[in-house]
Molecule: THF (Tetrahydrofolate) riboswitch aptamer
Organism: sheep gut metagenome
RNA sequence: AGAGUAGAGAUCGGUGCGUUAAGUGUCCGAAGGACGGGGAGUUGCUUUCGGGACGAAAAGACACAGUUCUUGCGGUUCCGAUCUCGCAUCCCGCU
Numbered sequence: 001a002g003a004g005u006a007g008a009g010a011u012c013g014g015u016g017c018g019u020u021a022a023g024u025g026u027c028c029g030a031a032g033g034a035c036g037g038g039g040a041g042u043u044g045c046u047u048u049c050g051g052g053a054c055g056a057a058a059a060g061a062c063a064c065a066g067u068u069c070u071u072g073c074g075g076u077u078c079c080g081a082u083c084u085c086g087c088a089u090c091c092c093g094c095u
Base pairs, nucleotide, nucleotide: 001095002094007085008084009083010082011081012080013079014078016076017074018073019072026052027051028050029049030048031047032046033045037092038091039090040089058071059070060069061068062066
């Protein structure tokens, strides 16, 4: 000097949920978890629970009926592909 993780983001595809408002995002609190091969590990990341504030897009079809279908909408779930980023930091190891 370099490699390498969990993970994060974007785009596309598939899939589900909601549209009777859950979810997402945001703030506070509590208890946990993870963080290159090894060790340590934060004020960073993340999960669950409780609470606060904010907040929305519906339209159409018919057998006139349904827990229906279609097209939308949601900073929506999960999965896959591609691309980008990537151990906070310290010590050791590897090439």